[in-house]
Context: one part of a larger RNA
RNA sequence: UCCAGCCUAGGGAAUUCGGCAAAUUCGCCCCGUAACUUCGGAAGAAGGGGUGCCUGCUCCGCGAGGCGCAGGUCGCAGUGACUAGGGCUCACCGACUGUUUACUAAAAACAUAGGGGAUCGCCAAGCCGAAAGGCCGUGUACGAUUCCUGAAUCCUGCCCAGUGGCGGUACCUGAACACCGGGUUCAACCGGACGAAGGGCCGCUAAACGGCGGGGGUAACUAUAACCCUCUUAAGGUAGCGUAAUACCUCGUCGCUUAAUUGGCGACUUGCAUGAAUGGAUCAACGAGUGAGCUACUGUCCCGGGCUGGAACCCGCUGAACUCUUCGUCCCAGUGCAGAGACUGGGGACCCCCAGGGGGAAAAGAAGUCCCUGUGGAAUUUUACUGCAGCCUGCUGUUGUGGCGCGGUUGCGGAUACAGAGCGUAGGCAGGAGCCUUCGAAGGGGCGUCUCCGGGCGCCCCCGAGGCGACAAUGGAACACUGCCUAUCUGUGGCUGCGCUGCUCACUCCCGCCCUCGGGCGGGAGGACACCGGUAGGUGGGCAGUUUGGCUGGGGCGGCACGCCGUCGAAACGAUAUCAACGGCGCCCAAAGGUCGGCUCAGGUGGGUCAGAAAUCCACCGUCGAGUGCAAGGGCAGAAGCCGGCUUCACGGGAAUCCCCACAGCACGGAUUCCCGGGUGGAAACACGGGCCUAGCGAACCAGUGCGGCCCCUUGAUGGGGCUCGCUGAUGACAGAAAAAUUACCCCAGGGAUAACAGAGUCGUCCCCGGCAAGAGUCCAUAUCGACCCGGGGGCUUGCUACCUCGAUGUCGGUUCUCCCCAUCCCGGGCGUGCAGCAGCGCCCAAGGGUGUGGCUGUCCUUCAAUUAAAGGGGAUCGUGAGCUGGGUUUAGACCGUCGUGAGACAGGUCGGUUUUUAUCUACUGGGGGCGCUCCGAGCCUGAGGGUAAGUUCCUUUUAGUACGAGAGGAACAAAGGAACGGCGCCACUGGUGCAUCGGCUGUCCGGCAGGGCAGGCCGAGCAGCUACGCGCUCAUGGAUAAGGGCUGAAAGCAUCUAAGCCCGAAGCCAGCCCCGAGACGAGGCUCGGUUCAAGACCCGCAUGGGUAGAAGACCCGUUUGAUGGAGCGGGGGUGUACGCAGGGAGCUUCGGCGACCUGUUCAGCCCGCCGCCCCCAACGCGGGAAACAAAAAGG
Repeated sequence: UCCAGCCUAGGGAAUUCGGCAAAUUCGCCCCGUAACUUCGGAAGAAGGGGUGCCUGCUCCGCGAGGCGCAGGUCGCAGUGACUAGGGCUCACCGACUGUUUACUAAAAACAUAGGGGAUCGCCAAGCCGAAAGGCCGUGUACGAUUCCUGAAUCCUGCCCAGUGGCGGUACCUGAACACCGGGUUCAACCGGACGAAGGGCCGCUAAACGGCGGGGGUAACUAUAACCCUCUUAAGGUAGCGUAAUACCUCGUCGCUUAAUUGGCGACUUGCAUGAAUGGAUCAACGAGUGAGCUACUGUCCCGGGCUGGAACCCGCUGAACUCUUCGUCCCAGUGCAGAGACUGGGGACCCCCAGGGGGAAAAGAAGUCCCUGUGGAAUUUUACUGCAGCCUGCUGUUGUGGCGCGGUUGCGGAUACAGAGCGUAGGCAGGAGCCUUCGAAGGGGCGUCUCCGGGCGCCCCCGAGGCGACAAUGGAACACUGCCUAUCUGUGGCUGCGCUGCUCACUCCCGCCCUCGGGCGGGAGGACACCGGUAGGUGGGCAGUUUGGCUGGGGCGGCACGCCGUCGAAACGAUAUCAACGGCGCCCAAAGGUCGGCUCAGGUGGGUCAGAAAUCCACCGUCGAGUGCAAGGGCAGAAGCCGGCUUCACGGGAAUCCCCACAGCACGGAUUCCCGGGUGGAAACACGGGCCUAGCGAACCAGUGCGGCCCCUUGAUGGGGCUCGCUGAUGACAGAAAAAUUACCCCAGGGAUAACAGAGUCGUCCCCGGCAAGAGUCCAUAUCGACCCGGGGGCUUGCUACCUCGAUGUCGGUUCUCCCCAUCCCGGGCGUGCAGCAGCGCCCAAGGGUGUGGCUGUCCUUCAAUUAAAGGGGAUCGUGAGCUGGGUUUAGACCGUCGUGAGACAGGUCGGUUUUUAUCUACUGGGGGCGCUCCGAGCCUGAGGGUAAGUUCCUUUUAGUACGAGAGGAACAAAGGAACGGCGCCACUGGUGCAUCGGCUGUCCGGCAGGGCAGGCCGAGCAGCUACGCGCUCAUGGAUAAGGGCUGAAAGCAUCUAAGCCCGAAGCCAGCCCCGAGACGAGGCUCGGUUCAAGACCCGCAUGGGUAGAAGACCCGUUUGAUGGAGCGGGGGUGUACGCAGGGAGCUUCGGCGACCUGUUCAGCCCGCCGCCCCCAACGCGGGAAACAAAAAGG
C1' cells in the first nucleotide's frame, strides 16, 4: 500500500453526476395512524410505549405449553449474542403480478386483462409441405385465425384528393385458343372481330396507410382581436395536454423551494416540430425504473487517525506467462517524415542489489470497430432493375348425357324491298309474250301480321267468272310469268358457341361392412364443377440474383471544372495544372449559300418646310472608331461590310495532308489541297465541294427509310429475298453498362495516398502592445478615455494546410500531484493624478509566497451567495485513465419530436449500458553491498556543490481621534498583542484508537459448582504505543541591485542623476538559519591505534542476548570486569470489589427447605509492552584484516 473487517471527538452530505458506499431502522405485544382512493386499499403509514431475572396467584389446555395479574430485583444496554423494514413528500413513465438481450442494457422495452378492426359456415379462413399428407381440431361464430391498441374512469374530432381494401360497372382498354379475312402447296406469319381477370370509370371505407394552411385589416389609452377581406386545400388540429422522455431560440417568463438552484414543483404559453386506439387526458395501487425535496443517520466529506485478519515484505520448497531488430538502455536544448536513451551541442555520470509508487520507453495487448478507398462482402428495405413461387382469370385435357333460352354459320322454304314522276309500294340482272283461274277470278265480310299509314301478305267465310301482262304513258330502269343474285325479316334442318337447368358414369367427400391391408362391396352427399395437368394475360419484396457513376483542398451536401469554342493564366516555337479568372455552344439561314456587277460605313461640320439632340434631303471632312446572324480573339474598306442580277458547288467518285491526340498508335468528328465527272455565275481570267475563321456533336446492335448499287428465284409482268451504300432515331457520365436505398447488427482487404483528437506549419480570426493624435475631459489631446489609419508581438481561441501517426500515441470534464511563464489578482518598492486626508485611477519594477468555500449544470465556461489581503491569466500530448472517476460524448436495448413509402436517420431531446496488464529498461523516492581513494583501521571535522518558503498574510491596540480637512471624515513611521494558513517536532494535558487487559450480558456446549470454548459474540471502561481535534517552536541582519530618488559633473562656458565617479533604494537576488554532501577521480583535513614470521595486542565481521532501530540489508546497545532479555520482587497503572463462606432477601413451603438478588469478608480479585531492584536462567563461541614482490627516501 491492497483486499476483508472494526472504532472514531466536533460538525453532519459541506463529498459527489448522484447519499455511491456505509450508518440508521429491524423481532413480538399494546396504543395510534393523514392526504388520496377504483372503497379493496394507502398501512408495518407516520408516531409512541413495552420486552430480562426471581417469587406468588388467576385462567385456558389431557399434556407439552400458553394469555395475563401482583410484588421483588440487576445491568450502560433485557428480540442484551444470532436473526431482523430507515421513514415521509412531490413529479415522469408503465396500470398491476409477470417476461427479456445465457456473457456490459431488467427498463419507460415485451407480455397482460380490457377495447377495436379484418377473414372465416367447416373438405372454413389461416398455416407447414414438392406432393402424399399434416396442424388449428376429433374444435365450429359466446369459435378459430390475424392486425392494432393496452387495466379501470372521461373521451376518441375533421379529411376518401393520394396509396390500399371492398363493391359495382352502360361504356373504353384488355392475351392466347377457337372464329373471320389476308397469306401459304400446307404452314409459319399478319390483320380483324369477339372478349376473362386486371386496369380505366363509379361508389363505400381512416380503431386502413396516412393527412389535419397562409396573408391583410379592424374595438373611444395601449395591447389584443369576438368581427371583416383575400389566396388556397381532400380537410385545414376539435376536446384535451403543453418550455414536456416532445421547445431550436432556452438557463423562456412568473411564483414556490435554497444564503445562493442550467435542477425540482406549480402556472403562463408566441406548440422550431403536442394531440386523440400510430390512442388523448387523468389516475388509487404497484416498481431492484427515472428526477427532486424533507427528516433520521452516518468517516461521503472538513481531515484525517488508530486497530484486527489475509496479502505485500523476509526464509524454505515448487515454479509459469506476456514480451523480446540490435543493444554498452542518463538529462537539457536543437535537429530530423514536423513528439529522440541511440543524431548534433552542452551537461551529468564508479560497479551491483533491494523495496516503492508508476513520469517516459509516443510501454504491452488487438494488420483501428471512427473516416476514406475497393467497379470487396453481407444483412435489411422499397413505387431500383430483372426474374421466380403463390394467387386471380381465359382457353384446353381429364370430360359424359338431356331440356329450355339466346347466338354464329350453313342448307331449304316463305315474305318483304315505297325518293320524285307514273293507274300504282318499280330491290338488281337475264330470259320473256304470254300467265293465273269452277282444284274458284273480280267483289264483299271477318281474323292475324307487317307498314313508308298509301297499303302489302297470309288464313277462313259469302259469292260465282273473270283477272294480269304485252301496247301506251311516266321514268335512269316497266311491270304477267320463269331463273339467278343482294339486303332484311321469318320458318325449318345440320354443325357449333353461350347462359340457365336436370341426370349419372368419370372425379371428390362422408358413413357402414368385408378384407389377404393391395383393396372390394353397399349406402349417402356433391358432380362433369371442383381437384390435377397444359397454355395465356394480370397481380406478385412472399422469395431470389444484382445494381445503386466519376471528379472532389477527406467524404457527404452543393457544383460540373465529365463533350466542345474564345481570351487570360502560359514564363515571346509548341505543349502545360487547380472546384483558377472572364465568357460562350448543343443553333440558325433556301438566303444570311454560289457567282457577277455596283457601293462605302461610324461620327462630325454647314445648309434645308412642318422636324425638336435625334426622322428624310444636299454639300464637305471622314483608314475604319461602323458593320460582320450568335461568345471572344484574330481578320476584313480594290472589302469578308451594304445593294442588285442570274442561280443551286449546301455537287457524284477518288487520292492525300493537317487538327482532334506536343512527341508513338487508334475511333468519331472537323478543316484543307489535288484528280476525274457533270454543272452555275462571268465577256474572260477565274470562282464555287455551304456560310470571314476558330464551337453548333455521337460507336456497335436494333428499328425505320431510299424509283440508291449488286445479286438470287421467276417466263412476260408483278412480287419476294440476300448483300451493300447512304439517311433518320441516342447513348450530354458526350470512345457510348440495362440499374434505387439503409446499416449504430455489421464484416473483409487496405490507407496516415484521406478526415475526426493531439502534434507541426501559418496567424486571417483571437489575445496583448505600440506609432500618430481627430476628438471629450468647463478651459486643456496625452489625470483619465481615445476614433480613422498604420506597425508589431504571443501561439490560449477558431480556422486553413494534410507534413507524422489508421500492423491503434486511449477521447471531454472532474480529481490527485509536480514544475514552469508573466501580459501581476493580493502582499512589497516607486512615478503621475482632474492625489487635501480616507478611498481610488493610470503607469513602472517585481513571479518570493498566496490565490480559498458553496448553489445550479456532466460540464470547461457562465451566473449567483457568503467570505477574503486577493479569490490573476496561461503552459506542460487542450500536463496527468499501465494514477482514479466515467457524469458527458461515441456500439449493441428503448421512448418522443422531426424527416423518410420503407429499412432507417438527426452537433435534436431522453432512460440504461464490461475502463485489461504480476514493471524488463529508464527516470524518480528511499534502503543496502562491492571496489576505489597508493599500508590498514577507529573517532572527529572541512565544505566545493546541491536543496529550501520556512515562513506568508491578516486583525486589534498604542501612535491618535493626532497629521490632513470648512466639516464630514480620517492616516503613517515605530511598537505591542493575537489569529489564519504553511513548516518542523512532541504526547504531560484534552480527544481518538487501543482483537494487551478488566468488567457486564445473551445463546449454546463441557461442567455438580467454580471455571472455560464458540470470527473480539455483543456491550462498558481503558495503560503503553501511535496520533489531531491537543501541545511546543517558527519576528535579524548584512551585501549587491530593479523601477525610482539623489550628489558631483562634462560632452554642449548654461542646464543635466551619467558619459568618468559617488550615495540611496523592494516580499524580489546573494549570503545568513536549516538539511544533504570528499565517487569534490581535485576521492580533502586533524587526532589516535596498529602492521613488514607466527602468536599476542588493535580493529572488523559472523554468531549470540536484545531494541531508542527496522521490509531485507542497515543502525544502535549488551555479552560474566555484565542489569541485554526472561523469571522473581517492589513501585506505578487499568478494571471496579473475585471465589468461598457468613448474614439478609419478595414470597412459597411437605417446615426438611427453595429463592432473583443484596451486604460483609474486599478499594477486593485479575492484569501490565511502564519505572526500578535483584545475577535465579540465558548472553557460548568462531573467523578476518595491513610493507607479499620490485623500486625510491629517511634512519640504522
Molecule: large-subunit ribosomal RNA, half B
Organism: Halobacteria archaeon